Predicted 3D model of a 455-nucleotide part of an RNA (small-subunit ribosomal RNA, 3' major domain) from an uncultured Bacillota bacterium. Rfam family: Bacterial small subunit ribosomal RNA. The coordinates come from a structure-prediction model, not an experiment, and the mean pLDDT is 83.

Context: one part of a larger RNA
């Protein structure tokens, strides 16, 4: 100087507390360990591995296993033999050449403890440093400590310090208000037409679309405070003290992760550890863990009627209306780049039914019959109909998320994608709470200080 302390002081964070909903029990899905296997390819392993790489494993993918197969270099070096043909002997020039050695191509072969790049994490925590000066023999200190204040090393004041850099904040994007420009595919207040519809004439006021501009700065008022920084209250305002959300991650830590995205040193393989094909496997199953989905019901299930979104996507695509089928779906095929389609949102509201039961709850499992994609659904796809109806009556110890348009709950779009094992992921809107006394305690962190036999 750091690190550490079941030392102290001050202060933060859904850290506890207060509250709401879960996980842990059940069934199923996915991931992982283990076991099994010819193979169940590989990696990730406390937080920070385990719906993670994988935003799509039937073939392909695919790296694994079994079986089978083919090709290898006008590269370099030394360089045959059997056989056949020919020849009196020797010298010189040139070509070919199996296999061998060296090297090249290739390797998802090894080493992330040789590396680049990228990433996680502490942590969006408020810190980490430098120049000059000063102090100290020196390591180093000071500045960065102190008094206030802040989300913040944010700002003010003080001070042997004075300045500066990387961080904080702001500049960027989305959203909330207004003005302006523009008016089709959007809109319809006024005028006219009309037979159900902004359908038509017309109009661009409004909604909306998308460019520009304004707007919020503790600016104004009162109180507190050191007359400061700032804090509390109020006015006006669409918005108030960082308005809400995002992007943005300092010096560094964990020899953290990745040689299987890619790149790359070294090592290793070279008729194979390279490469092609078929089939199988990655989907196994006594078990254990993790993440989810669906439930256990009446704030509910079922039936009928009625209502209201937003983000997105569409040409080898989205596919209307009409016809067929109980249905998955199918026939035909209009239209489609704010135009048409995906697209009836669902929870909700109104009416009816069930009457507390393993049930009209719950839907696993299984049988039969089908639909669709695809060369092909046996291993191993999704979906539909009929039948079957399992466990489950709110879950031990323990444990997780969340402070507001949040949690909870409801549906909905997209990427990947022929199809899909998506109940995942990334978005979107609808309905819409409860609670926070407080900082003693648990966890993590910041600053000062103290002890230390640790570095």
């Nucleotide at each position: 100087u750091g690190a550490c302390g079941g030392g102290g002081g001050c202060c933060c964070g859904c850290a506890c507390a207060a509250g709401c909903g879960g996980u842990g029990g059940a069934g199923c899905a996915c991931g992982u360990g283990g076991u099994u296997u010819a193979a169940u390819u590989c990696g990730a392993u406390g937080c920070a591995a385990a719906c993670c790489g994988a935003a799509g494993a039937a073939c392909c993918u695919u790296a694994c296993c079994u079986g089978g197969g083919g090709a290898u270099g006008u590269a370099c070096g030394a360089g045959a033999a059997a056989g056949c043909u020919g020849a009196g002997g020797g010298a010189c020039c040139u070509c070919g050449g199996a296999g061998c050695g060296u090297c090249a191509a290739g390797g998802u072969g090894c080493u992330g403890c040789a590396u680049g790049g990228c990433u996680g994490u502490c942590g969006u925590c408020a810190g980490c440093u430098c120049g000059u000066g000063u102090c100290g023999u020196g390591a180093g200190a000071u500045g960065u400590u102190g008094g206030g204040u802040u989300a913040a090393g944010u700002c003010c004041c003080g001070c042997a310090a004075c300045g500066a850099g990387c961080g904080c904040a702001a500049c960027c994007c989305c959203u909330g208000c207004a003005u302006u420009c523009a008016g089709u595919u959007g809109c319809c207040a006024u005028c006219g037409g009309u037979g159900a519809g902004g359908c038509c004439g017309g109009g661009c006021a409004c909604u909306c679309u998308g460019g520009a501009u304004g707007g919020a700065c503790u600016g104004c008022c009162g109180g507190c405070g050191a007359c400061a920084a700032g804090c509390c209250g109020g006015a006006g305002g669409a918005a108030g003290g960082u308005g809400g959300g995002g992007a943005u991650g300092a010096c560094g830590u964990c020899a953290a992760g990745u040689c299987a995205u890619c790149a790359u040193g070294g090592c290793c393989c070279u008729u194979a550890u390279g490469u092609c094909c078929a089939g199988g496997g990655c989907g196994a199953c006594a078990c254990a863990c993790g993440u989810g989905c669906u439930a256990c019901a009446a704030u509910g299930g079922c039936c009928g009627g009625c209502a209201c979104a937003g983000c997105g996507g569409g040409a080898a695509g989205c596919g209307a209306a009409g016809g067929g089928g109980c249905g998955a779906c199918u026939c035909u095929g209009a239209g489609c780049g704010a135009u048409c389609c995906c697209u009836u949102a669902a929870a909700g509201c109104c009416g009816g039914u069930c009457c507390c039961a393993g049930u009209u709850c719950g839907g696993a499992u299984u049988g039969c019959a089908g639909u669709c994609u695809g060369c092909a659904a046996c291993u191993c796809g999704a979906c539909u109909g009929c039948a079957u109806g399992a466990a489950g009556u709110u879950g031990g110890a323990a444990u997780c998320g969340c402070u507001a348009g949040u949690a909870a709950u409801c549906g909905u779009g997209g990427a990947u994608c022929a199809g899909c094992c998506a109940a995942g992921c990334c978005g979107c809107g609808g309905u819409g709470a409860a609670u926070a006394c407080g900082u003693u305690c648990c966890c993590g962190g910041g600053c000062c200080u103290u002890g230390u036999a640790c570095a």